A computed fold for an 88-nucleotide RNA from Neobacillus terrae, annotated as c-di-GMP-I riboswitch aptamer. Of the family's consensus pairs, 95% are formed in the model. Its mean pLDDT, the model's own confidence on a scale to 100, is 81.
[in-house]
RNA sequence: AAUAUCCAAGGGCAACCUAUCUGAAAGGAUAAGGGCGCAAAGCUAUAGGGGCUACAGUAAUUAUUUACUAUGCCAGCCAGUUGCAAAU
Numbered sequence: 001a002a003u004a005u006c007c008a009a010g011g012g013c014a015a016c017c018u019a020u021c022u023g024a025a026a027g028g029a030u031a032a033g034g035g036c037g038c039a040a041a042g043c044u045a046u047a048g049g050g051g052c053u054a055c056a057g058u059a060a061u062u063a064u065u066u067a068c069u070a071u072g073c074c075a076g077c078c079a080g081u082u083g084c085a086a087a088u
Base pairs, nucleotide, nucleotide: 002088003087012038013037017033018031019030020029021028022027036076042081043080044079048078049077050074051073052072057068058067059066060065
């Protein structure tokens, strides 16, 4: 430096539940417990795909609903990118 994740070691993250705050919502943050699981469950969302929400806006409807729409959100969906240790 590269490959790559069979066997380890030191470790790391934290699904979900509960409480509080925040947001129109999706969601996010913090805290105690807990550990679903993850070799990148590190980072990246106007730099790719996919998904979620619809305040506002637009159109319809006629009894206030329906549809569309992201520069909002999801990285623990794929992807891009960076990286520890052992081994070769």